[in-house]
Molecule: SAH (S-adenosyl-L-homocysteine) riboswitch aptamer
Organism: Pseudomonas sp. OIL-1
RNA sequence: CCCUCCGAGGGGCGCUGCAGCGGUCGGAUGACCGUCAGGCUCGGAGUGUGUCUCGAACGACAACCGCGCCCAUUCGCC
Numbered sequence: 001c002c003c004u005c006c007g008a009g010g011g012g013c014g015c016u017g018c019a020g021c022g023g024u025c026g027g028a029u030g031a032c033c034g035u036c037a038g039g040c041u042c043g044g045a046g047u048g049u050g051u052c053u054c055g056a057a058c059g060a061c062a063a064c065c066g067c068g069c070c071c072a073u074u075c076g077c078c
Stems, first nucleotide, its partner, number of pairs: 001048001003046007010071006018039001020035006038064001
């Protein structure tokens, strides 16, 4: 660093729908229907690969997440 798994980023409801996924049609590009708003970031672990030569301890952990509404939390004002 790629990939995989787990956790976290306070929650709930509604709507639309890109990517992805599923289905049908099609030689292909693709079209239609359905599903779909943690697909992003951070932390931990693992396989593999590469680089370097120290490592451990300690310490620090956030910024975001289409639209609308509601709840919670914090601060300020009345």